[in-house]
RNA sequence: GGAGUCGGCCGGGCAGCCGCUGUGCUUGCACAGAGGAAAGUCCGGGCUCCGCAGGGCAAGAUGCCAGGUAACGCCUGGGCGGCGCGAGCCGAUGGACAGUGCCACAGAAAAUAUACCGCCUAUGUUCCUUCGCGGAGCAGGUAAGGGUGAAAUGGUGCGGUAAGAGCGCACCGCGUUCCCGGCAACGGUGGACGGCACGGCAAACCCCAUCUGGAGCAAGACCAAAUAGAGGGGCAUGGCGCGCGCAAGUGCGCCGACCGUCGGCCCGGCGGGCUCCUGGGUAGGUUGCUAGAGCUGCGCGGCGACGCGUAGUCGAGAGGAAUGGUUGCCUCGGGGCGCAAGUCCUAGACAGAACCCGGCUUACAGGCCGACUCCUUUU
Numbered sequence: 001g002g003a004g005u006c007g008g009c010c011g012g013g014c015a016g017c018c019g020c021u022g023u024g025c026u027u028g029c030a031c032a033g034a035g036g037a038a039a040g041u042c043c044g045g046g047c048u049c050c051g052c053a054g055g056g057c058a059a060g061a062u063g064c065c066a067g068g069u070a071a072c073g074c075c076u077g078g079g080c081g082g083c084g085c086g087a088g089c090c091g092a093u094g095g096a097c098a099g100u101g102c103c104a105c106a107g108a109a110a111a112u113a114u115a116c117c118g119c120c121u122a123u124g125u126u127c128c129u130u131c132g133c134g135g136a137g138c139a140g141g142u143a144a145g146g147g148u149g150a151a152a153u154g155g156u157g158c159g160g161u162a163a164g165a166g167c168g169c170a171c172c173g174c175g176u177u178c179c180c181g182g183c184a185a186c187g188g189u190g191g192a193c194g195g196c197a198c199g200g201c202a203a204a205c206c207c208c209a210u211c212u213g214g215a216g217c218a219a220g221a222c223c224a225a226a227u228a229g230a231g232g233g234g235c236a237u238g239g240c241g242c243g244c245g246c247a248a249g250u251g252c253g254c255c256g257a258c259c260g261u262c263g264g265c266c267c268g269g270c271g272g273g274c275u276c277c278u279g280g281g282u283a284g285g286u287u288g289c290u291a292g293a294g295c296u297g298c299g300c301g302g303c304g305a306c307g308c309g310u311a312g313u314c315g316a317g318a319g320g321a322a323u324g325g326u327u328g329c330c331u332c333g334g335g336g337c338g339c340a341a342g343u344c345c346u347a348g349a350c351a352g353a354a355c356c357c358g359g360c361u362u363a364c365a366g367g368c369c370g371a372c373u374c375c376u377u378u379u
C1' cells in the first nucleotide's frame, strides 16, 4: 500500500421569531419535550383482571453440554460437524434395532431386494470337434470391474479362488466394554473383545425430556351529569296568610282534596301522574402513568455473559393523540459549472413514543473509532 474479518459509536450544530404538550410559580415567564431502531408485534417477563383441590389426556413450543438471567426460543463459554490459507463464519446439533411412512429422475436393484454390461467354466447337462487339459450353449456361481444415481450393504493391501467375496489376515474405519482426561457435552497414536452389528430422511408422523391457564392499559380502579329505564317512600288528621294569646292553642280567609278503572260506598287491586330517595350503566372527568430488573462513574469477583459494593443522577408522558414551522450562519456528504482557485443548488437515510422492561428480527443517506488476519513493498 492492497484485500478482508470482528466489535463499538454517531446519525447534524448554534441562534432569532411564531406555535403545541407538560410542570412550576411571581400569570407571563422559566424549565423539559421521540429512536437506534420509537418499527415488525416474533419470543420472554413485570403489572392488572378472570379462572384454578389434585392427577391425567390433548395442543403448542423448545431440543449437544455447562453457565448467566426476573425469565426466555435470548446471551456467554465449551464440545461436535461443515466452510475459509487465515482473522473468523455457519449449523432446530436428542432418538433411525419402539412403531409407521417416504426416497423424484435414472438404474437390475432405493432396503432384507437384486443382476443390465461384464467376469468364471471348478460343478451339472446338451451339442460341435481337428479328439487336445479344445470350443459353443444352457443351468449355475460372482458383486472384484463398468454403468445409473444425491445416496448402492465399510476402505486399502496381501492371501485365497474357476471367478469372486471379511472368505482369511494386517492396517484404517466402526461397535461394545474397561482405563485415562474433563463438572459435562466429548476427547485419547490407550487396553480387551466383536468380521461388521442391516443406507438416508425426525424443519415426515412419532418416541423421549423440559416448559406452557386465559385475556390484556381499549387491563383495572375511582368520581359521576342530562335523557331513558329499575327499585322503594309519599300524595290530606294537609299547606299558606291575617287576628288574638307569654305559650299550648284558637278564630277567620285562601289554596286544595292525584287521575282512570273494578264498585252503590269504603278498604283494596290494576294502570297512569306528581314528588322525593336509592342503586347500576352511558357521556365526561380522575387514576393506572412513568423512580425503574433505571442510567452514569469507580472499585472488586469472573475467560465471559454477568454479579456484588459504592458515589452521583432524574432523562417525554400525549390521549382523534403535543414533540412543529420558518429565517440566518456553520459543518459533513452529494450534484452542476470551472484548467484551477472557487462558485451555485441541496439537511438530504430508515423512520414518529402510546403501561413498562429484557431480547430477537428487519430497515437505514453518510461518517467515526478500535482489535485482528492474509498478500505485497521498504528498512
Stems, first nucleotide, its partner, number of pairs: 001375010012330007020033006035350001039361002042359005047216004059212005064078005079093001080091004094207002099205002101201003116146002118142003123139006154172006173196001174194005179188003220287004230278006238255007258272005294313008332348001333346005
Molecule: Bacterial RNase P class A
Organism: Nevskiales bacterium